c-di-GMP-I riboswitch aptamer from a Pyrinomonadaceae bacterium, 89 nucleotides, folded computationally. The source organism's lineage runs through Bacteria, Pseudomonadati, Blastocatellia, Blastocatellales and Pyrinomonadaceae. The sequence was found by an Rfam model in a public genome assembly. Its mean pLDDT, the model's own confidence on a scale to 100, is 82.
[in-house]
RNA sequence: ACCGAUAAAUGGCACCCCCGUAGCGAUGCGGGCUCGCAAAGCCAGGAGUCUCAUACCCACUUUGAGCAUGAGAUCGUCCGGUUACCGAA
Numbered sequence: 001a002c003c004g005a006u007a008a009a010u011g012g013c014a015c016c017c018c019c020g021u022a023g024c025g026a027u028g029c030g031g032g033c034u035c036g037c038a039a040a041g042c043c044a045g046g047a048g049u050c051u052c053a054u055a056c057c058c059a060c061u062u063u064g065a066g067c068a069u070g071a072g073a074u075c076g077u078c079c080g081g082u083u084a085c086c087g088a089a
């Protein structure tokens, strides 16, 4: 000098909940709050979970469950990809 894990330091993000708002819905967005997070930055590629629609099917007054397909949501569910601050012993 380079790489680089942890400690430390500078900071960062913001669970749940509340208010408003968009959506059939899962959920998203803005503000407040701060459970936690070394990627709790970003990406829906693989899987999981959730929502909606349609068909089949069980029960059947209604309605609910199961299964299949399609569309969508979730990156603070996991894997994967990608970018990044500091950097002792």
Base pairs, nucleotide, nucleotide: 012037013036017032018031019030020029021028022027035076041082042081043080045079046078047077048074049073050072051071052070053069054068056066058064